[in-house]
Notes
FMN riboswitch aptamer (RFN element) from uncultured Eubacterium sp., 109 nucleotides, folded computationally.
RNA sequence: UUUCGGGGCGAGGUGCAAUUCCUCACCGGUGGUACAGUCCACGACCUGUCGCAAGGCAGCUGAUUUGGUGCAAUUCCAAAACCGACGGUUACAGUCCGGAUGAAAGAAA
Numbered sequence: 001u002u003u004c005g006g007g008g009c010g011a012g013g014u015g016c017a018a019u020u021c022c023u024c025a026c027c028g029g030u031g032g033u034a035c036a037g038u039c040c041a042c043g044a045c046c047u048g049u050c051g052c053a054a055g056g057c058a059g060c061u062g063a064u065u066u067g068g069u070g071c072a073a074u075u076c077c078a079a080a081a082c083c084g085a086c087g088g089u090u091a092c093a094g095u096c097c098g099g100a101u102g103a104a105a106g107a108a109a
Stems, first nucleotide, its partner, number of pairs: 001109004010024004025095002027084002029042004037082002046059005064080005086098003
């Protein structure tokens, strides 16, 4: 410098109205480490502040247990759990629409 770099509402129920509620379903960024959404670290989102701006700095930042194997696993296997930014909406959103054909941790050449 170039390229890459986030997935997911299917079925039924209630209702004037819901992919937002209820039952079941479905999804899991990056690096580290015995292979990780839940460990450690980071990014994103959000807040404050400085700056004409690009951006800098500071803050905030969810959630797991039990058993088994093994030298080693909160990472594998078995089982049962749990978590999910902001704005919008005829009705409350991890899954719809929007900022975003964006940005970044980073990866490859």

Rfam family: FMN riboswitch aptamer (RFN element). Gene Ontology term of the family: FMN binding. Lineage of the source: Bacteria > Bacillati > Eubacteriales > Eubacteriaceae > Eubacterium. Model confidence (mean pLDDT): 85 of 100.